[in-house]
Context: one part of a larger RNA
RNA sequence: GGAUGAACACCGGUGGCAUGCUUAACACAUGCAAGUCGGAUGGGAAGUGGUGUUUCUAGUGGCAGAUGGGUGACUAACAUGUAAGAACCAGCCCUUGGGAGGGGAUCAACAACUAGAAACAGUUGCUAAUACCCUAUAGGCUAAGGAGAAAAAGGAGGAAUCUGCUCGAGAAGGGGCUUGCGUUCGAUUAGCUAGUUGGUGAGGCAAUAGCUUACCAAGGCGAUGAUCAGUAGCUGGUCCAAGAGGAUGAUCAGCCACAAUGGGACUGAGAAAUAGCCCAGACUAAUAUGGGAUGAAGCAGUGGGGAAUUUUCCACAAUGGGCAAAAGCUUGAUAGAGCAAUGCCGCAUGGAGGUAGAAGGCCCACGAGUCAUGAACUUCUUUUCUUGGAGAAGAAGCAACGAAGGUAUCUAAGGAAUAAGCAUCGACUAACUCUGUGCCAGCAACCACGGUAAGAUAGAGGAUGCAAGUGUUAUUU
Numbered sequence: 001g002g003a004u005g006a007a008c009a010c011c012g013g014u015g016g017c018a019u020g021c022u023u024a025a026c027a028c029a030u031g032c033a034a035g036u037c038g039g040a041u042g043g044g045a046a047g048u049g050g051u052g053u054u055u056c057u058a059g060u061g062g063c064a065g066a067u068g069g070g071u072g073a074c075u076a077a078c079a080u081g082u083a084a085g086a087a088c089c090a091g092c093c094c095u096u097g098g099g100a101g102g103g104g105a106u107c108a109a110c111a112a113c114u115a116g117a118a119a120c121a122g123u124u125g126c127u128a129a130u131a132c133c134c135u136a137u138a139g140g141c142u143a144a145g146g147a148g149a150a151a152a153a154g155g156a157g158g159a160a161u162c163u164g165c166u167c168g169a170g171a172a173g174g175g176g177c178u179u180g181c182g183u184u185c186g187a188u189u190a191g192c193u194a195g196u197u198g199g200u201g202a203g204g205c206a207a208u209a210g211c212u213u214a215c216c217a218a219g220g221c222g223a224u225g226a227u228c229a230g231u232a233g234c235u236g237g238u239c240c241a242a243g244a245g246g247a248u249g250a251u252c253a254g255c256c257a258c259a260a261u262g263g264g265a266c267u268g269a270g271a272a273a274u275a276g277c278c279c280a281g282a283c284u285a286a287u288a289u290g291g292g293a294u295g296a297a298g299c300a301g302u303g304g305g306g307a308a309u310u311u312u313c314c315a316c317a318a319u320g321g322g323c324a325a326a327a328g329c330u331u332g333a334u335a336g337a338g339c340a341a342u343g344c345c346g347c348a349u350g351g352a353g354g355u356a357g358a359a360g361g362c363c364c365a366c367g368a369g370u371c372a373u374g375a376a377c378u379u380c381u382u383u384u385c386u387u388g389g390a391g392a393a394g395a396a397g398c399a400a401c402g403a404a405g406g407u408a409u410c411u412a413a414g415g416a417a418u419a420a421g422c423a424u425c426g427a428c429u430a431a432c433u434c435u436g437u438g439c440c441a442g443c444a445a446c447c448a449c450g451g452u453a454a455g456a457u458a459g460a461g462g463a464u465g466c467a468a469g470u471g472u473u474a475u476u477u
Base pairs, nucleotide, nucleotide: 001477002476003475004474006473007472008471009470010469013347014346015345016344017343018342019340020339021305026303027302028301030300031299032298035063036062037061040060041059043057044056045055046054070258071257072256079183080182081181082180083179084178085177088175089174094170095169096168097167098166099165101135102134103133104132110125111124112123113122114121154163155162156161184230186228191221192220193219196218197217198216199215200214201213202212203211233255234254235253236252237248238247239246240245261280262279263278264277284293311337313336315334319333320331321330322329323328350380351379352378353377360371361370362369385414386413387412388411389410390409421466422465423464424463425462426447432461433460434459435458436457442449
């Protein structure tokens, strides 16, 4: 000199685009953040004079909830990066080939009764289905003897047909697994290891495998640093540097891990599941003391910690996701607005003329010099500002549909009107005099300055630098 997710001090006009708990993975009041389908289904309700039609939906059922969003505690290892590999899975989407014959029982909702403070539960009875069960039927396996498992569901429509179901095959995207190499510090950590290393049999998994188990062998790793201990999410990248390299891993993107702490499985194509379940011990608040409820490292917000970090905003209009035949519903993802000079970039705070070189300040050798064309004054302009008028694109090929937003932008009128500070001036380092003080008060990154003429302290005048900022501190190069 550069840089920063910065902070502090003084000062502060405006626009665009970014960024905003780096500390306590500390505790959380309140609201919202994952639903949807009546074209799967039996009821119930609303509405209608009645039928028909319509609307709503607690329950059964399907799909989604494993995505999206957050955080970096753990983790020094197949975690990540890169390059390979073989023994795998696969819901939805795409391509392709078959199939859907015949029956049945039960449990919700509902009704009656019962238990409980509540959370919620029990008994009896009734009923539907794309929920559940039985049965029939096939590709296929083995290899010439045969053995022999298993599926299905309908719905809408006047119909054509559309959509869903079941069994195969293929592909895409996705995921699981294995391996080579790279990835911090300590030897004042030198030995570590018994399912440990390998084999065989058995089990197990979607799949390979000591993954598990029985037996057998005694191996395996290590000064090319094992083991132990400290620290740490990794990368693309970011900052500095001519480069080599050093530092770093906020925002954005990929992967991993976690969801108050620890453990476990269920469901499912996929989870050992942040707003699912079970258990344990803590916390918090309620309780009839018998039993129950909660988890913001989602978005806002509160307390606390801290030098320090925002609104309990608006909309699903766009993009994307979920469900649905669709209309549509939902979405704190996302799109936007608000706050903050936190950063980068742009613009303004006026332009031209104006010597009696004005008043005043400072200085002075008392002549002058300087602030200084600066002001006044004359004239011009209106970026900004105030007021009024018009007013978008982004909407997706008839039309309609815009949160932001009456915003951006355009236009008219008004009036120089609304808008400059901070630091420094001994050398480094651009910029000097006077006055006060008198080794005092103070200054200071370093050298140093100050003890009566201080260019170094304090004030004033002047000057220099940067400028809506300027300095200081911290970190890094």
About this RNA:
Model confidence (mean pLDDT): 82 of 100. Small-subunit ribosomal RNA, 5' domain from Trichopus zeylanicus subsp. travancoricus, 477 nucleotides, folded computationally. The RNAcentral record of the full RNA draws on SILVA. Lineage of the source: Eukaryota > Euphyllophyta > Spermatophyta > Dioscoreales > Trichopus zeylanicus. Rfam family: Bacterial small subunit ribosomal RNA. Rfam links the family to the GO terms ribosome and structural constituent of ribosome.